[in-house]
């Protein structure tokens, strides 16, 4: 330092529910909660779900804890 790869140790993140608040709404934020996660950091590019307008054709938008991709990231025997 570069490969395959454990166990740990520092820690982190925070489902659902609740209270607040924003928002036609999916949903976000804040707090409190812990179902879980080795990327459950970031990132709407593809896919797919969800909301909204629309007669349709199409269009706006929401999910990163649905999948994929893309960019970073602790530690670390043998």
């Nucleotide at each position: 330092c570069u490969g395959c790869a454990a166990a740990a140790a520092g820690g982190g993140c925070a489902a659902a529910c609740c209270c607040g608040u924003c928002g036609u709404g999916a949903g976000g934020c804040g707090g409190g909660g812990a179902c879980g996660c080795a990327a459950a950091g970031c990132u709407a590019c593809c896919g797919g779900u969800c909301u909204u307008g629309g007669c349709g054709a199409c269009g706006a938008g929401a999910c990163a804890g649905c999948g994929g991709g893309g960019c970073u990231g602790c530690c670390a025997a043998g």